[in-house]
């Protein structure tokens, strides 16, 4: 310098002028309006709403089976997770490092498409190779082409995948049939909390895959969600209840009539619901920084010190200056110099917190790997 891995910060700055919105205080109107001054006023991701909580309110003796959903190698960390850290196994890079839903295939059932003979306690289609043998040859006893009977998984041929791999021997041809090395199984020992390695002895080696197919095994979960849910509560209109008046006329009921019998009338107090509004929940909390311990992290335990949106059809913005980068042009052998255009990503609270994913123009910073030079 070129090429990369890993991790971390910011995410335009300053001023000036108008604008919006909360909250405080003043002042005009007075139902929700306005003016002035002063405070504060989005994000790393707010986002998807995917997981775990906190917190409300519903439902339930309690636990255990079941059932449905989830999670799935060990250990740690956390209020918990599926979520972070540290191993372990398997694949990838020359490396820094990256990926992996990674229990259980002798508990059982299923399913392996096309191809292909053959897809599973499998399978002779070709070829090997033996015996027999029309035709046919010949030295007349054989040789042998078609076919037959039987060995064969070493080669070929289908496939994602065909009962270990590679050599050597042995074989009528094969074949773990035997050896060797590797691989894989039991079985000990030793190290690791473990997952899980290392080694030693053994076994010719076994019924392939696929559980993000059903299922089995562990573990773990009640349900809805701040439009949760709790307080106030006008005016009016409905409700009940107790009390006074009328219980006269009328109206409606029980099939009709008469008689009765309830209900509907008003006045006055009191009581729950409950609509429009309004208040709380509502922002200081598993917070954030810095320092110091502990740990390999991941975190966690002390101290300091700091806290700056809580709105609800929902504010947080524009214009202009002058700087800093993206870009681009021009000078220039070449620029990072110098002169000039340019113009700032993805987004955007709505109870809070812990993570995950996804999105991003650009900007510094650490700390590492291969390669090249030049001291």
């Nucleotide at each position: 310098c070129c090429a990369g891995a890993g991790g971390g910060u910011c995410g335009g700055g300053c001023g000036a002028u108008c604008g919006c919105g909360u909250c405080g205080g003043g002042g005009g109107g007075u139902u929700u309006c306005u003016c002035c001054c002063g405070u504060c006023g989005a994000g790393g991701a707010a986002a998807g709403u995917c997981c775990g909580g906190g917190c409300u309110c519903c439902a339930c003796g309690a636990a255990a089976c079941g059932a449905c959903g989830g999670u799935g190698c060990c250990g740690g960390g956390u209020a918990a997770c599926g979520c972070c850290c540290g191993g372990c196994g398997g694949g990838g890079g020359c490396g820094a490092c990256c990926c992996c839903a990674g229990g259980g295939a002798c508990a059982g059932u299923g399913c392996c498409a096309c191809a292909g003979a053959g897809a599973g306690a499998a399978a002779a289609c070709c070829g090997c190779c033996u015996c027999c043998g029309a035709a046919g040859c010949c030295u007349c006893g054989g040789c042998g082409u078609a076919g037959g009977a039987g060995g064969u998984a070493a080669g070929g041929c289908u496939g994602a995948a065909a009962g270990g791999g590679u050599g050597c021997g042995g074989u009528a041809a094969g074949a773990g049939c035997g050896c060797a090395c590797c691989g894989c199984g039991g079985c000990g020992c030793c190290g690791g909390c473990a997952a899980c390695g290392g080694c030693g002895c053994u076994g010719g080696c076994a019924g392939g895959g696929c559980a993000a197919a059903c299922c089995c095994c562990a573990c773990c979960g009640g349900g809805a969600g701040c439009a949760a849910g709790a307080c106030c509560g006008a005016a009016u209109a409905g409700g009940g209840g107790c009390g006074g008046c009328a219980u006269a006329a009328g109206c409606g009921g029980g099939g009709u009539u008469u008689c009765g019998c309830c209900g509907c009338g008003u006045c006055g107090c009191c009581c729950g619901g409950g609509u429009u509004g309004g208040u709380c929940g509502c922002u200081g909390g598993a917070g954030g920084a810095c320092g110091g311990g502990u740990g390999c992290a991941a975190a966690c335990c002390c101290g300091u010190u700091c806290c700056g949106a809580g709105a609800a059809g929902a504010a947080u913005g524009a214009u202009c200056g002058c700087c800093c980068a993206a870009u681009c042009c021009g000078u220039u052998c070449a620029a990072u110099g110098c002169g000039g255009a340019g113009g700032g990503a993805c987004a955007g609270a709505a109870c809070c917190c812990g993570g995950c994913u996804u999105a991003c123009a650009g900007a510094c910073c650490c700390u590492c790997u291969g390669g090249c030079g030049c001291c």

This is a predicted structure of a 375-nucleotide RNA (Bacterial RNase P class A) from a Pseudomonadota bacterium.
Of the family's consensus pairs, 95% are formed in the model.
The source organism's lineage runs through Bacteria, Pseudomonadati and Pseudomonadota.
The gene name in the source record is rnpB.
The prediction has a mean pLDDT of 75.